[in-house]
RNA sequence: CUCUACAUAGCUCAGUGGUAGAGCACCCGGCUCUUAACCGGGAGGACACAGGUUCGAGUCCUGUUGUGGAGACCA
Numbered sequence: 001c002u003c004u005a006c007a008u009a010g011c012u013c014a015g016u017g018g019u020a021g022a023g024c025a026c027c028c029g030g031c032u033c034u035u036a037a038c039c040g041g042g043a044g045g046a047c048a049c050a051g052g053u054u055c056g057a058g059u060c061c062u063g064u065u066g067u068g069g070a071g072a073c074c075a
Base pairs, nucleotide, nucleotide: 001071002070003069004068005067006066007065010024011023012022013021018055026042027041028040029039030038048064049063050062051061052060
C1' cells in the first nucleotide's frame, strides 16, 4: 500500500429496512440468623464519526477513524 471482517449498555453479545434487546455486572426490595444462591423491580445507549439512498437506516451505499486477519512491495 491492497483486500477482507468487525465497531450496538460498564463487560460479552443478539437485533428480516418498520417501537433498540438479552445475559453478567451495578442500584433497590423480597427470602435468609448473616452472606452467597434464588425471586421481583430499577437505572443504564448520539448503535465509532461524517455524508447519501429511502416514507422510514443499528441494518443498504460512499468516505474517514480504530481493531483483527490475509496479501504485496522495499530493506